Notes:
The part of an RNA shown here (small-subunit ribosomal RNA, 5' domain) has 530 nucleotides and comes from an uncultured prokaryote. The coordinates come from a structure-prediction model, not an experiment, and the mean pLDDT is 84.
Context: one part of a larger RNA
RNA sequence: GAUUGAACGCUGGCGGCAUGCCUAACACAUGCAAGUCGAACGGAAACGAUUAAGAGCUUGCUCUUAAGGCGUCGAGUGGCGGACGGGUGAGUAAUGCUUGGGAAUCUGCCCUGUAGUGGGGGACAACCCGGGGAAACCCGGGCUAAUACCGCAUAAGUCACCAAGGGGGAAAGCGGGGGCCUUCGGGCCUCGCGCUAUUGGAUGAGCCCAAGUCGGAUUAGUUUGUUGGUGGGGUAACGGCCUACCAAGGCGACGAUCCGUAGCUGGUCUGAGAGGACGAUCAGCCACACUGGGACUGAGACACGGCCCAGACUCCUACGGGAGGCAGCAGUGGGGAAUAUUGGACAAUGGGGGCAACCCUGAUCCAGCAAUGCCGCGUGUGUGAAGAAGGCCUGCGGGUUGUAAAGCACUUUCAGUAUAGAAGAAAAGCCUAGGGUUAAUACCCCUGGGUCUUGACGUUACCUACAGAAUAAGCACCGGCUAACUCCGUGCCAGCAGCCGCGGUAAUACGGAGGGUGCAAGCGUUGUUC
Repeated sequence: GAUUGAACGCUGGCGGCAUGCCUAACACAUGCAAGUCGAACGGAAACGAUUAAGAGCUUGCUCUUAAGGCGUCGAGUGGCGGACGGGUGAGUAAUGCUUGGGAAUCUGCCCUGUAGUGGGGGACAACCCGGGGAAACCCGGGCUAAUACCGCAUAAGUCACCAAGGGGGAAAGCGGGGGCCUUCGGGCCUCGCGCUAUUGGAUGAGCCCAAGUCGGAUUAGUUUGUUGGUGGGGUAACGGCCUACCAAGGCGACGAUCCGUAGCUGGUCUGAGAGGACGAUCAGCCACACUGGGACUGAGACACGGCCCAGACUCCUACGGGAGGCAGCAGUGGGGAAUAUUGGACAAUGGGGGCAACCCUGAUCCAGCAAUGCCGCGUGUGUGAAGAAGGCCUGCGGGUUGUAAAGCACUUUCAGUAUAGAAGAAAAGCCUAGGGUUAAUACCCCUGGGUCUUGACGUUACCUACAGAAUAAGCACCGGCUAACUCCGUGCCAGCAGCCGCGGUAAUACGGAGGGUGCAAGCGUUGUUC
């Protein structure tokens, strides 16, 4: 000099864009953060509409009852999603990361091709009945549906079980429209969404290898599933991954093992570079989710807001037993020099579910707080010598503050008040033209036209008008380094200080004043790194 996720002191007008628990991976009150689908299902707790019956009566309103037939829908069965998104960096020195290779693998949703989607069965919730418990919840009996579950048939291709030919193995329906048929239940046709098997792809993931990846030798030997082989098991998959037997190997001064420290990278800071230091925000990977262990479900987890066990802690209890996990967003206590709101909206982008309408989304987009940083703007402009008054100095003549002020003439950025006012919005819906599909001018899909709406921010940005200099300057320093000097006070005292050093009676070095210098909504100090 540069730098900073900074802190402290004094001061503080506005805006834009960023950033904001670096410490206790300490403990957490409260609210929210993952749901959705009635176009899978049986149904109807709530709300509403309609119809019917009854009652009150103000004669067209209120109340009651009934009807899942309707809009819808609590709880339940079922499907998909809760493995993403969000947080943190404790652990990890290599099961990690980075770069480059590899073969023995899986992959829901998505795209593509092929072939199917036939015919049956038995249950279990909800519900009803009964029981236990303070509660959490649990038990028994009975009824019932499905895209839940299980057989049968079929098997192009597939599996690889013997490999000649055999053998094994699947499925589910729901909705829209229409003409024909109908026993009025429905069937048939067609379209859409699904379902089953399988090919290829895409995406994602698992695995292996090589090289690189901090300090310590005051850590020199280390290892027994250890190193390799055979048989077996296990996995989606290779493999001591596991097991039995056999052999005695494997690693190591090119630093094994042990100890300490640490998430890694793209990058960030500095530097002419080489290098050094760091790894906040943003992006990629990894690990973790009160501590430790375990599996279940599933395409995917050994699962932050799932389950089980153990432990510590907190809470409820009728003492028998139960409940919980903010390293999600806010917020609280604590720790600390120190780090924000218990805000708004799903309008946009994205995600989950759904045919869709739509619902959910503390992801996200915004707003609030903080000079924490960077950038921009303002705190007026011109004129004005009687060089006013006052202050300070003085050699008492004057000098300086100083064109500074006042005065005069202007301007109105910013702040204030009041109008006007973009862009962020494209879709979806409805009407319609053409094309595709089709028996079809239905429905559905694609392309185009018209129409109708949808904005948290938001009293937005920006523009205009109004009044009036009106609302807006501090901080550090002035002995040398280092830009900037005098007076008073003090008297080795009080004090200053980055280094040299000042202070013991005229201190440009302490304290105050006047003046000056440097930066400026900041300025200094302390800490960090180069």